[in-house]
Parts: sequence; C1' cells; structure tokens
RNA sequence: GAAGUCCGCUAGGCAGUCGCCGCGCAUGAAACAUUGCGCGGAGGAAAGUCCGGGCUCCGCAGAGCAAGAUGCCGGCUAACCGCCGGGCGCCGCGAGGCGACGGAAAGUGCAGCAGAAAACAAACCGCCGAUGGCUCGCGCAACGCGAGAUCAGGCAAGGGUGAAAUGGUGGGGUAAAAGCCCACCGCAGGACUGGCAACAGGACUGGCACGGCAAACCCCAUCUGGAGCAAGGCCAAAUAGGGAAGCGAUGGCGCUGCUCGCGCCGCUUCCGGGUAGGCUGCUGGAGCGCCACGGCAACGCGGCGCCAAGAUGAAUGACUGCCCGAUGCCCCCCAAAGGGCAUCCGACAGAACCCGGCUUAUUGGCGGGCUUCCCUU
Repeated sequence: GAAGUCCGCUAGGCAGUCGCCGCGCAUGAAACAUUGCGCGGAGGAAAGUCCGGGCUCCGCAGAGCAAGAUGCCGGCUAACCGCCGGGCGCCGCGAGGCGACGGAAAGUGCAGCAGAAAACAAACCGCCGAUGGCUCGCGCAACGCGAGAUCAGGCAAGGGUGAAAUGGUGGGGUAAAAGCCCACCGCAGGACUGGCAACAGGACUGGCACGGCAAACCCCAUCUGGAGCAAGGCCAAAUAGGGAAGCGAUGGCGCUGCUCGCGCCGCUUCCGGGUAGGCUGCUGGAGCGCCACGGCAACGCGGCGCCAAGAUGAAUGACUGCCCGAUGCCCCCCAAAGGGCAUCCGACAGAACCCGGCUUAUUGGCGGGCUUCCCUU
C1' cells in the first nucleotide's frame, strides 16, 4: 500500500421567522381559559410483536395427567428461544464465520426416482468353476491324468444405480474371492492421565459389530396458570331502567261480584349500578454518565454526578439563509488541486405502560483490534 475480517461510534451543522405538545413562573377572584417569559420535546432500530421479565386483574391446598417450549458444557442475569467463555463438527490460507449440537441395541414409523438389493440381507452385468456331475482325449479296463462347456455350486474384486450399498489403501492368499491373514489408517471397547464439566489424550484389547432420519411419533431431562395499560383504580352528566322513604279528595286499573288486603299507575327527595366524558395508572427506572475495584468476558460491586418526551385521532413541524457532504455539468490539453452552477439530493424510519433481548430495514462517514499478500529499510 492492497484485499479482507471483527468491534465500537455517528445519523448533517448553525442562525432566523412562524407554528405544535408538555411542565414551571407571572397575568387573573379562580380555573385545564387568555397573554407573556423560561425549560424540555423520538430511535438505533421507536418497526415485527418473535422470546423473557416487571406491573395489574382473575384463578389457584397439594400432587399428577394432558399440552407447549427448550436441549453440548460452565458461567451471567429479575428472566430468557438471550449474552459471555469453553468443547465438538463443518467452511475459510488466515483473522474469523456457521451449527435445535440429548437419545436410533425401549418401541412404532419413513425412504420418491433409479437400482439386483434400502435394513435383511441380496446378485443385473461380471469373476471362478477348486468340489460333485456332464462331454471329449490318453488308457484293455479300473484308478488316474489332461482338456472343454458351465448344470449344480462358489464370490462380491470390478462395472452400473443412488443422498446413502455392510470399513479404506497396500501386500499375502485363492479356482475366483473375501479381515480369510498381515501392516498402516479408520472404527468399537478401554485401565489410566488432564479438565468443575462438555471433552481431549491414551497403555492395552477386539477383525469390525442390526446403516440413515427424532425441525417423524416417541423416550429422557428442565421449564411453563390465564389475560393484558382498551390491564386496573377513581370521579361522574343527559336519557332509560332499579331500590328506599314520604305525599295525595284517598283517584284509576287488576286479583274479584262485595269487604279487607296486595300489586301496578302519579309527584317529591335520597341511594346504588352504569354509559358519554374526565382524572389516574404515566414515566425516577433491573435508569443514564464518569471513575475505581473483582472477573478472560458477559457481568457484579462501590463512589460521585445527572433527571433527559409523555401525546390520545394522537405534538416533536414548515420556510429562509449560510456551511458540510453526495451526485451531475462547466472552467483546465488530461489528471490532481482550486473555483462556479444546479439538485421536491442527505439512508431506514415516528414513541403510545416500562424494561432486557432477538429478528428485520438501513445511505454515507469516522475510529480501533486482527489476518493475508506486495513493496521499502
């Protein structure tokens, strides 16, 4: 210097004018009105609502079943499908990245097409034909020897199919073959060693074992009650309806033809539920910043400092000027530097109870660690 990889930060700036939301002070008899002044006013994802927790209401003796989630080990945390560190596997020269990564000798199930055969063995092409039989030759004959075909039979080396075919390479061996035997590699078991553990190493032993799929059912272990701020609490019109008390020449209607009684209808007052509406919950919290300490880290702990949106059809905006950056054009023979002009160019995107995560969207810039290659000394 180039290419790459990981981590962190940033998210145009300044000024003016006009607005919007909240709070404080003043104005005002008072008020949530008016006016004035001051202060504050979106994010790293506010998003998806996918996990986890706080908070609230409902449910709940305890235990079990069902259902769901999670799944290498250790740690962190309020908790987690999160994070940190480690192990193992795969990818990359490397920095580094990715991984639902428990169990397939508990049981059930699945495997399209191709292929002879897909889980229990099997043989399409092929190799052999030692052994038994057949034919021929030698031979008087028997025994025997030799040759041929491949009927029985043996084999799985080679070919072919497939994602996957019952260890691999080499040698011996054989009729041809084969862990049949041997060496190495792989595999299985494994005393012992290291490690909290996952796991790693491994003397020695075994010719090698009923392969794969559990984001198929299932088994094992751990965890989980439901609904959500439109939760929940408080205040409370109008209209309609409910309850209680009182009032009325004691009226009308019904039970009833009559008496008593009861019920309904009227007016007044009070009470309670509840709707519209309002208040609260509401933003001071597992909070933020800096420093010190413990820890590889996630994180913990201590000290000091700070308070930084709270809307509810829902505020956080618009315009102007200058600067910064980007893009295009021009000045310049070209490039660089410099200058000028233009741009409905400045990403993704807008809080809604709060917090910890994950995932997704995202332009440009800045800083740092590390890796590989090249050059120079």
Predicted 3D model of a 377-nucleotide RNA (Bacterial RNase P class A) from Azoarcus sp. It matches the Rfam family "Bacterial RNase P class A". It is annotated as a ribozyme. The sequence is in RNAcentral, with records from ENA. A source record names the gene rnpB. Its mean pLDDT, the model's own confidence on a scale to 100, is 76.